[in-house]
Molecule: small-subunit ribosomal RNA
Organism: metagenome
C1' cells in the first nucleotide's frame, strides 16, 4: 500500500502479502569471464605431509669431498688445511604470524581521562666505558641400565657461557656519614666495523587506575565475614585486601544488589525516510582459550597452540616392568548434519625470524584448483522476409493463434575452438667505474651479469562457418498475465481469501499469454511495511484499557519580584572520534562494470578551555494571588454511644362466635370441632421505621432514612486579622470497604439459600404454592471482593448560553415578607463551538493544554496452571505457557423476526347455513406387491392434479419376436433399376422368402422417382428444471415497489414513501428539505342491469285480414319481447350534518342503477434455485446392430393409510299418477322428428337440419292427488347371480348400459377440520369438451327454486404501515450452550525414578610457588688447613586441581494414575442465552 471479520458500512484490532537481505540449502536449469566468498551443527574425533628457525663474522668438534705432504703391501692409510652434512655449546627468535569464539554480562569491550603508582628486548639520541683473572659443563671418548623412550658413572675442551677482582662520570639504597653496583669479544691487511657494560632521553609496546555506556527474567529482594574501612608487614615493575596480623563494624541494593538464563565486544554489516530494530560471517582493533582441570620456569615481554610439571579422559606404541599423542595452523579424512574447497605451485611480489651479508626458513603471503555461492559484465546472432507454409491450439465452421516466428535471402563473427604474436607486475640485491664527501659509510651517476609461482597467463592478430551455447517459475484476486481437453469434495492445489461434489481462467495435461534470465523457484531467517510497544508516533465513557476509597513514603512537577553562581541549556576554540566501510567528486586505474586507488567530508559522541545568562537548578533576600490558620454565620438521612416511640407482623391468655381458612392460571399439600379463619380485650418479642421524600441532601468511597440527647469529622457563604510557596500528584506503604462467607458468644418477630412436602410437566433436582435450617439483628476478630458503574483517576488554568432544583451573602424595593437583579458553591436538562468511528460528551467535557498515578496491545486456552505472599477456612493477589483460530469485537445501517407496542385490513375469528372427519362406492396419492406395476407433481401453493376421457392404439413400462443410413427428414459418392401392386409360403404379428407385373420426361447421352453399399449424419418420453428459454403456479388484487435532481449522514444510507386526517387503495387532502417521475390501484376493455335509437330473419305478433282441431301456420304489421350495432345514463351532480373552509364520511331527494352497482379479464419490484428437459425449444453429457424402431402379449394389483367427491341414512321424505316453467350450449363420419318392434337399454325404416327455421328437448326441483307411518323400513343401495343391448378387429384380464333376483355397511359421524356475506349458501336439473365406446360421481357452462347471520375485532391465522429489542442475516425451520460418549494434540497434578548445576560441612591432598629445616652433599669466593659463606637434593608445614562423604537449593526428562484444556463427520440428553428467549 494491498487482501481478510459485514446483506452492507465506518472504526478497533490481528493475521497475510507485495520490497531489500543472506557464509544458504533443496528442485528444475546451466555458454563464457572478472572480482569476491566458502565448516554456522560436533571448543567432536584425527592417518599422512608440511606450517619457526637462523648466525661458524661467539664457540669446541669435526664426516664426505677437495688441496697439500708423507707412507703404503697400490686396495688404501698417516697428517695439515678448506670444507656449505649432522648434532652439541652459546646468542637472538620461537610471546610475532595463523585458528577458533568453548568461557566470560565483567576481572571483557567501547570511548574518554589519570599513573608523582610502573615496565618496556630489538631501534634513535646522549654521557662514560669495555682493565686484569679464574673454574667448569656438553659435544667427544669411555663403562652400564632399558624393549624403548632415555638415563646414569667416569675422563677431556672452548666461547661473546659461567664467576670473583680492578674502576664507578652514572646509577641504587641513606635523613647524612658513608655502603654498593659493569663489560666479551668477533671479523677484517688496514683504517675501522659489528658487538658488550652502566646511566639519562626518546619511540615504540604494554601492565594498573577512573567516569560513562553495555541482553532477558522481579515467578530471582535482600546480599556480603577478607566481606567494608583503618594500622601495620609481606609481595609486585607499580597502586590496592593482592596476601596476613590486629582493630572498627562497615559496604552493596528497588536509579535493581544477589540469583538465574543467554551471549565474546567494538569499528560495522542487513534493513528503514529517519529514530530504531536486527546482525556481529569474510576484512580490521580490542579479549579469551589451545583434549578438560591445576600450575610454575624461562625471559624485556607467557603462567606460552606446534615447551615443561601434575591430574582426569581418549588414543597409540609395548619385550607388561613402562613410554607416546594433543590441526580451534595449512591441505586431507571419519562423525553428526539440509550444507561449505585441493593432502596444489612458489618464495617472483608484500611482509616477518635469523645473519655483516650472501643467503636460508616463512601452508603468513603471493597464486592457481573446485563449488552459479554471490556481485558484475557479455554472449546464444543482425537485416529482409506471406493478408501470413506445415505442424499444433482454439473455433460461432466463416475463421482465429502460435507469426516476421520459421523456411528462404543478404550480412556480421563478439565469447568459445584451432593457428601465431605477446606485456606489466621487478623495486631491488650483486659486480666495476666515477662523482659529492677529511677518509669512509650513505647518497648521485654510468655500465655489466642477473631474479616471475601466476604463465605463454592478460592483451593483440590470422583464417573458418549462424556455425558450439535458455532455462525457469507464474497466469481467480492480491498481482502482469486465458482459453481447451481430463477429474467430479476424488486426485489435488493453497502466501492469505480459499479452489473441486459433470461445464474448474484456483487440480493434472496442451495451446497461448506474463515475468525474470545463466539462471529461476521454494524453504529457513532478519528488517521493512507495522504509527502493531507510538522519543519522532497510539491509546483507555461502549472496540483490550481508570486502582474500590483514602491518607501519605521516595520519585516527578512546581506562584510573583530582585541579587548571586554557572551544573542544565546554548556558543566558539582545542584534542579525540585508528584504518577499512559509508557519501560527494564531468578525479585516476583495469575496454565498461564489480573491484581498486585519491581529495573532501561524515563519524550526530567524549574530554577539554574560553564565552553567555533568557529558561531550568542551587543560594541569598523580598512579595501575596496558590495553600493554610482567624474571626462572624449557615445547611445537612456525616460518623459514634444512649435512651425513647407508634403502626404493622408473629405468638401468648382470655371473651364473642362456627365451619372452613389458607394457596392459585386452576389446584393439593399445610391450618381447622382438642374450635381455626374472623372479632374484641390485655400480655410478650423481635426487626425495620409509612406519610414527609424531592435526578432533594450529606460523606473520599463503600454508604447514610422515625424521636431526643452526649460526644465528633468535612463542607459552604462573608470579613480580609495573620503565616508566607507551607502547593499537585503519589511507586512501595498504612487505613477504610456493600453483601456473602468464617470464628466466639448472645438473639430470632418476618423474610428465607439448603430441605422437605404440593402442583406443573415428557421430565422438573427449576419458575408457583404450604412449610423452613443455616443466615438476615447484636458484640468482638478475619476475610478484602461486587455490573466498588458516570462501566468516565486526581489537580489547575482557559473556553457561548438558556432553564430547573439545594446552601449562603449582596443589591433594588418596602413597615415587612415576596418579586426582580448580581454573585459563591452543589446538583440535573437542553444546548453552540469543538471533538468523536459512531453513539454521544458539551464550564459537573468525552474540549483546549499542563503536571503525576494506575492501566491496554488480536480471540481462545486463563484470571487457569505452577511458585511466591496473605486467610482459621473459603478463597484473595500475584500471574504464565504448550496448544489452537483468522478472526474475536465497538457503532451505526438495510431487512427478517419477536410467546416486544400501537394503528388497520381479510368468510382472519366471532354469528349463521351446509358440509368433511364415521358408512358404502367413485378417483388420487403414499405404501406394499410385481418381470412391469412407466414418468413427473409433495404443507399451504402435490393429492376427480399433468389425463378435456389407459380394452388395442394412446404407453413413454415389462416379456417375447423382427430391423440397422432404419419409422419420418436431408447432402454427398458409387452400384442398380422401378417402387408399388398381385400372388403363394411361413409365422402371434411385425416380418421373411419365392413368384409374376411393369413407371414419367428426353436434345436418347441422360434425368427424375425408387432401391442396394458407404459416408456426412438421422433418431431417443435417455440425464441434468441446480445449466436455461418460454410457460405455470404462490405471497396476492396484497397495496405496495422504485427512480431522477436536490439536500442530510465519513459511509452503509436516509430524505421523498415518515406525520395529522381520509379511502377498497402510495386513495386523495393538509403539513413538511425536499421538488418531480415511474412501475402497481384506479379508469380506459368484456358481461349483465335501465332508457332510447337504427334494423327486421329464421325471432316477435298488439291491432287488421285468412286459415286450423289446434299451433305466427299464411297475409301482413315494426308497436311489444327477442336479436346485434350504436347511443344515453351514475358524476358525491343536487340538499342536510360532521369535519380544518380540505380530502372525505353520515343521512336524504331523484332514479332501473348510488358512493368501485354486479361479475370478469387484468397480477408491480420481487420471493420460493417453487414447477416442467415428458407441451414445445435448448446448452452440455450419454447410446447408435441400441437407452432408436416395428410387432405381438401382458402390466396399471391391495393387508392397509390418506386426501377429493357420490350416494346415504330419510316423512321438509321415498314411491306411483297427473300437471307447470328454463337458460347455456352441440349437431353432417353429425343431431335425427316421426312410425313399428322390444319390459328396457335398443332394433328396423324413414323425415329434417350445414341450423335464431330442422334435431338433440318431456328440464328437475316444484305444485295437485294417492300411498307408506319411524322399521334397517315401500329408507339406502352396495355386492353377486342370471339374461340381455350398443360401441368396437376384439369388452377374460379391463366398457357402459338395460332386465330380473340379490338386498351389504349405514339410523347424521371422536379429536379434528372445511366452505359461504346475495341471486350469495343450500337445492334442483340441463349443456359442453375429450370421445369408436366408457364420467350417475371429475371438470368447464347454463339457468330454476332460494336463505341465515354479521355491521364487531378479545383471540386463532394471514396481510400492510409506524415504532421497540435482536448475540438471526441460508435471515426464529434462524442462532446457540454444557454434560455425556468416541477419536487425536499439547499441557498440569503424581507414589516414585534417572540426570544435570549449584551451596554447605568435612575427609583426602598431585603438580608446584612461598616458608622453616637441610642429615648425606656441591668446581669457582674467604682461608694454610679445619672450617665458612653461598647453594642445594631431600623432609616438613600453608595453600592447592581432580576425587570421596554427608546434607540442602535449583533446573530438566520420564511414570501407573489422574485433572481439566483445544480440535474433529451429520453421535446422545437437555434447551441456558440471543426478542419481554417465554422466570428480563
Nucleotide at each position: 500500500g494491498a487482501g481478510u471479520u459485514u446483506g452492507a458500512u465506518c472504526c478497533u484490532g490481528g493475521c497475510u502479502c507485495a520490497g531489500a537481505a543472506u557464509g544458504a540449502a533443496c528442485g528444475c536449469u546451466g555458454g563464457c569471464g572478472g572480482c569476491g566468498u566458502g565448516g554456522a551443527u560436533u571448543a567432536g574425533g584425527c592417518a599422512u605431509g608440511c606450517a619457526a628457525g637462523u648466525c661458524g663474522a661467539a664457540c669446541g668438534a669435526g664426516a664426505a669431498g677437495c688441496c697439500g705432504u708423507c707412507c703404503u703391501u697400490c686396495g688404501g692409510g698417516g697428517c695439515g688445511g678448506u670444507g656449505g652434512g649432522c648434532a652439541g655449546u652459546g646468542g637472538c627468535g620461537a610471546c610475532c604470524u595463523g585458528g577458533u569464539c568453548a568461557g566470560u554480562a565483567c576481572a571483557a569491550g567501547u570511548u574518554g581521562g589519570g599513573u608523582u603508582a610502573c615496565c618496556u628486548g630489538c631501534c634513535c639520541g646522549g654521557a662514560a666505558g669495555u682493565g686484569g683473572g679464574g673454574g667448569a659443563c656438553a659435544a667427544c671418548c669411555u663403562c652400564g641400565a632399558g624393549a624403548a623412550a632415555u638415563c646414569g658413572g667416569g675422563g677431556c675442551u672452548a666461547a661473546u657461557a659461567c664467576c670473583g677482582c680492578a674502576u664507578a662520570u652514572g646509577g641504587a639504597c641513606g635523613a647524612a656519614a658513608g655502603u654498593c653496583u659493569a663489560a666479551a669479544g668477533c671479523a677484517g691487511c688496514a683504517a675501522u666495523g659489528c658487538g658488550c657494560u652502566u646511566c639519562c632521553g626518546g619511540a615504540u609496546g604494554g601492565g594498573c587506575c577512573c567516569g560513562a555506556c553495555u541482553c532477558c527474567c522481579a515467578u530471582u529482594a535482600g546480599c556480603u565475614u577478607g566481606u567494608u574501612g583503618g594500622u601495620g608487614a609481606g609481595g609486585u615493575a607499580a597502586u590496592g585486601g593482592c596476601u596476613c596480623a590486629c582493630c572498627a563494624a562497615g559496604g552493596c541494593a528497588a536509579c535493581g544488589a544477589u540469583g538465574g538464563g543467554u551471549a565474546g565486544g567494538u569499528g560495522g554489516c542487513g534493513u528503514g525516510a529517519g529514530a530504531g530494530c536486527g546482525u556481529g560471517g569474510u576484512c580490521a582493533c580490542c579479549g579469551a582459550c589451545a583434549c578438560g582441570a591445576g600450575g610454575a620456569c624461562u625471559g624485556a615481554g607467557a603462567u606460552a597452540c606446534g615447551g615443561c610439571c601434575u591430574c582426569g579422559a581418549c588414543u597409540c606404541c609395548u619385550a607388561c616392568g613402562g613410554g607416546g599423542g594433543g590441526c580451534a595452523g595449512c591441505a586431507g579424512u571419519c562423525u553428526a548434519g539440509a550444507a561449505g574447497c585441493u593432502u596444489c605451485g612458489g618464495c617472483a611480489a608484500u611482509g616477518g625470524g635469523c645473519g655483516a651479508a650472501a643467503g636460508c626458513c616463512u601452508g603468513a603471503c603471493c597464486g592457481a584448483g573446485c563449488g552459479a555461492c554471490g556481485c558484475c559484465g557479455c554472449g546464444u546472432g543482425u537485416g529482409g522476409g506471406a493478408c501470413g507454409a506445415a505442424g499444433c491450439c482454439c473455433u460461432u465452421u466463416g475463421g482465429g493463434g502460435u507469426g516476421u516466428a520459421a523456411a528462404c535471402c543478404a550480412c556480421u563473427u563478439u565469447c568459445g575452438a584451432c593457428c601465431g604474436g605477446g606485456a606489466a607486475g621487478a623495486a631491488g640485491g650483486c659486480c666495476c667505474u666515477g662523482g659529492u664527501g677529511g677518509c669512509g659509510a650513505a647518497c648521485c651517476a654510468g655500465g655489466g651479469a642477473u631474479u616471475g609461482a601466476c604463465g605463454g597467463u592478460a592483451c593483440c592478430g590470422g583464417g573458418a562457418g549462424a556455425a558450439g551455447a535458455a532455462g525457469c517459475a507464474c497466469c481467480g484476486g492480491c498481482u502482469a498475465a486465458c482459453u481447451c481437453c481430463g477429474u467430479g469434495c476424488c486426485a489435488g492445489c493453497a502466501g492469505c481469501c480459499g479452489c473441486g461434489g459433470u461445464a474448474a481462467u484456483a487440480c493434472g495435461g496442451g495451446g497461448g499469454g506474463u515475468g525474470c534470465a545463466a539462471g529461476c523457484g521454494u524453504u529457513a531467517u532478519u528488517c521493512g511495511g507495522a504509527u502493531u510497544u507510538a522519543u519522532u508516533g497510539g491509546g483507555c465513557g461502549u472496540a483490550a484499557a481508570g486502582g474500590g476509597c483514602g491518607c501519605g513514603u521516595a520519585g516527578g512537577c512546581g506562584g510573583u519580584c530582585g541579587g548571586g553562581c554557572a551544573a542544565g541549556u546554548c556558543u566558539g576554540g582545542u584534542g579525540u572520534g585508528a584504518a577499512a566501510a559509508c557519501g560527494c567528486u564531468a578525479c585516476c586505474g583495469c575496454u565498461c562494470a564489480a573491484c581498486g586507488g585519491a581529495g573532501c567530508g561524515a563519524u550526530u559522541g567524549c574530554a577539554u578551555c574560553g564565552g553567555a545568562u533568557a529558561c531550568u537548578g542551587c543560594u541569598c533576600g523580598a512579595c501575596u494571588u496558590g495553600a493554610g490558620u482567624g474571626c462572624g454565620g449557615a445547611a445537612g438521612a456525616g460518623g459514634u454511644g444512649a435512651g425513647c416511640a407508634g403502626a404493622a407482623u408473629a405468638c401468648c391468655u382470655g371473651g364473642u362466635g362456627u365451619a372452613g381458612c389458607g394457596g392459585u392460571g386452576g389446584a393439593a399439600u399445610g391450618c381447622g370441632u382438642a374450635g381455626a379463619u374472623a372479632u374484641c380485650a390485655g400480655g410478650u418479642a423481635g426487626a425495620a421505621u409509612a406519610c414527609c421524600a424531592g435526578u432533594g441532601g450529606c460523606g473520599u468511597a463503600g454508604g447514610c432514612g422515625g424521636c431526643u440527647c452526649g460526644c465528633u469529622g468535612g463542607u459552604c457563604c462573608g470579613c480580609a486579622a495573620c503565616u508566607g510557596a507551607c502547593g499537585c500528584u503519589g511507586a512501595g506503604g498504612c487505613g477504610c470497604g456493600a453483601a456473602a462467607g468464617c470464628g466466639u458468644g448472645g438473639g430470632g418477630a418476618g423474610c428465607g439459600a439448603a430441605c422437605a412436602g404440593g402442583a406443573u410437566u415428557a421430565g422438573a433436582u427449576a419458575c408457583c404454592c404450604u412449610g423452613g435450617u443455616a443466615g438476615u439483628c447484636c458484640a468482638c476478630g478475619c476475610u478484602g471482593u461486587a455490573a466498588a458503574c458516570g462501566g468516565u483517576g486526581a489537580a489547575u488554568a482557559c473556553u457561548a448560553g438558556g432553564u430547573g432544583u439545594g446552601g449562603g451573602a449582596g443589591g433594588c424595593a418596602u413597615c415587612g415578607a415576596c418579586c426582580c437583579c448580581u454573585u459563591c458553591u452543589g446538583u440535573g436538562c437542553c444546548g453552540c463551538a469543538g471533538u468523536u468511528a459512531a453513539c454521544a460528551c458539551a464550564u459537573u467535557a468525552a474540549g483546549u493544554a499542563u503536571u503525576c498515578c494506575g492501566c491496554c496491545u488480536g480471540g481462545g486456552a486463563a484470571g487457569u496452571a505452577c511458585g511466591g505472599u496473605c486467610g482459621c477456612a473459603a478463597g484473595a493477589u500475584u500471574g504464565a505457557a504448550a496448544c489452537u483460530c483468522a478472526a474475536a469485537g465497538g457503532a451505526a445501517u438495510u431487512g427478517a423476526c419477536g410467546g416486544g407496542g400501537g394503528c388497520c385490513c381479510g368468510c382472519a375469528c366471532a354469528a349463521g347455513c351446509g358440509g368433511u372427519g364415521g358408512a358404502g362406492c367413485a378417483u388420487g396419492u403414499g405404501g406394499u406387491u410385481u418381470a412391469a406395476u412407466u414418468c413427473g407433481a409433495u404443507u399451504c401453493a402435490a393429492c376427480g392434479c399433468g389425463a378435456a376421457g389407459a380394452a388395442c392404439c394412446u404407453u413413454a413400462c415389462c416379456u417375447g419376436g423382427g430391423c440397422u443410413u432404419g419409422a419420418a427428414c436431408c447432402g454427398c459418392g458409387g452400384g442398380g433399376u422401378a417402387a408399388a401392386c398381385c400372388u403363394g409360403a411361413u409365422g402371434a404379428a411385425a416380418g421373411u422368402c419365392a413368384g409374376g407385373c411393369u413407371g414419367u420426361c428426353u436434345u436418347c447421352g441422360g434425368a427424375c422417382g425408387c432401391c442396394c453399399c458407404g459416408u456426412a449424419g438421422a433418431g431417443g418420453u435417455g440425464c441434468u428444471g441446480c445449466a436455461u428459454g418460454g410457460c405455470u403456479g404462490u405471497c396476492g388484487u396484497c397495496a405496495g415497489c422504485u427512480c431522477g435532481u436536490g439536500u442530510c449522514g465519513u459511509g452503509a444510507g436516509a430524505u421523498g414513501u415518515u406525520g395529522g386526517g381520509u379511502u377498497a387503495a402510495g386513495u386523495c387532502c393538509c403539513g413538511c428539505a425536499a421538488c418531480g417521475a415511474g412501475c402497481g390501484c384506479a379508469a380506459c376493455c368484456c358481461c349483465u342491469g335501465u332508457c332510447c335509437u337504427u334494423a327486421g330473419u329464421u325471432g316477435c305478433c298488439a291491432g287488421c285480414a285468412c286459415g286450423u282441431a289446434a299451433u305466427g301456420g299464411u297475409g301482413g304489421g315494426g308497436a311489444c319481447u327477442c336479436u346485434a350495432g350504436g347511443g344515453a345514463g351514475a358524476c358525491u351532480g343536487c340538499c342536510c350534518c360532521g369535519g380544518a373552509u380540505a380530502a372525505c364520511g353520515g343521512g336524504g331527494a331523484g332514479g332501473a342503477a348510488g358512493g368501485u352497482g354486479g361479475g370478469g379479464a387484468u397480477g408491480a419490484c420481487g420471493u420460493c434455485a417453487a414447477g416442467u428437459c415428458a407441451u414445445c425449444a435448448u446448452g452440455g453429457c450419454c447410446c447408435u446392430u441400441a437407452c432408436g424402431u416395428c410387432c405381438a402379449g401382458g402390466c396399471u394389483a391391495c393387508a392397509c393409510a390418506c386426501g377429493u367427491g357420490c350416494u346415504a341414512c330419510a316423512a321438509u321424505g321415498g314411491c306411483c299418477a297427473g300437471g307447470a316453467c328454463a337458460a347455456c350450449g352441440c349437431g353432417u363420419c353429425g343431431c335425427u322428428a316421426c312410425u313399428u318392434c322390444g319390459c328396457g337399454a335398443g332394433a328396423a325404416g324413414a323425415u329434417g337440419c350445414c341450423a335464431a327455421u330442422c334435431g338433440c328437448u318431456c328440464a328437475a326441483a316444484c305444485c295437485u292427488g294417492g300411498u307408506c307411518c319411524c322399521a334397517g323400513u315401500u329408507c339406502a343401495g352396495a355386492u353377486u347371480g342370471c339374461a340381455g343391448u350398443c360401441u368396437g378387429c376384439a369388452a377374460c384380464u379391463c366398457g357402459a348400459c338395460u332386465g330380473c333376483a340379490u338386498g351389504a355397511a349405514g339410523u347424521c359421524g371422536g379429536a379434528a377440520u372445511c366452505g359461504c356475506u346475495a341471486g350469495u349458501a343450500a337445492u334442483c336439473g340441463c349443456g359442453g369438451a375429450u370421445c369408436a365406446g366408457c364420467a350417475u360421481u371429475g371438470c368447464c357452462g347454463c339457468g330454476g327454486u332460494g336463505a341465515a347471520u354479521c355491521a364487531g375485532u378479545u383471540c386463532c391465522c394471514g396481510g400492510g404501515c409506524c415504532u421497540u429489542g435482536u448475540a438471526c442475516a441460508c435471515a426464529c425451520c434462524g442462532c446457540c450452550c454444557g454434560u455425556c460418549a468416541c477419536g487425536u494434540c499439547a499441557c498440569g497434578a503424581a507414589a516414585g525414578u534417572c540426570g544435570c548445576u549449584u551451596g554447605u560441612a568435612c575427609c583426602a591432598g598431585a603438580a608446584g610457588u612461598c616458608g622453616c629445616u637441610g642429615u648425606c652433599g656441591g668446581a669457582a669466593c674467604c682461608g694454610c688447613a679445619a672450617g665458612g659463606a653461598c647453594c642445594a637434593a631431600g623432609g616438613u608445614g600453608c595453600c592447592g586441581a581432580a576425587g570421596g562423604u554427608a546434607u540442602g537449593a535449583g533446573u530438566g526428562g520420564u511414570a501407573a494414575u489422574u485433572g481439566g484444556g483445544a480440535c474433529g463427520a451429520a453421535g446422545u440428553c437437555g434447551g441456558a442465552a440471543c426478542a419481554a428467549g417465554g422466570u428480563a